c-di-GMP-I riboswitch aptamer from a Gemmatimonadota bacterium, 93 nucleotides, folded computationally. It was read from a public genome assembly, where an Rfam model found it. The source organism's lineage runs through Bacteria, Pseudomonadati and Gemmatimonadota.
RNA sequence: UGUCGAAAAAGGCAAACUACGGGUAACGGUGGGAUGCAAGGCCGUGGGUCGUAGCCGCGAUCGAGAAAGCGUGGUGACGGCCGGGCUCCCGGA
Numbered sequence: 001u002g003u004c005g006a007a008a009a010a011g012g013c014a015a016a017c018u019a020c021g022g023g024u025a026a027c028g029g030u031g032g033g034a035u036g037c038a039a040g041g042c043c044g045u046g047g048g049u050c051g052u053a054g055c056c057g058c059g060a061u062c063g064a065g066a067a068a069g070c071g072u073g074g075u076g077a078c079g080g081c082c083g084g085g086c087u088c089c090c091g092g093a
Stems, first nucleotide, its partner, number of pairs: 004091002012037002017032004022027001035080001041086003046082002048078005056071003
């Protein structure tokens, strides 16, 4: 240095839940709180999961009008879903 990950040392992060405020929403921010994590640090690119107010199409046919709901395109979220890339503390076997 690489691989590896200890009943080691020093530390770190922070699930559910909750308060506030952002967003239509998934969700994320700050505080509390700890399920856990050796990368639970960063990256949304390969897969996967989730959302979608507004626009468009259907619903909706008769003379006119219409909702719940469904769908598409576009678009958004999740790195603590998996793969991948980059960086990082320690050093027993």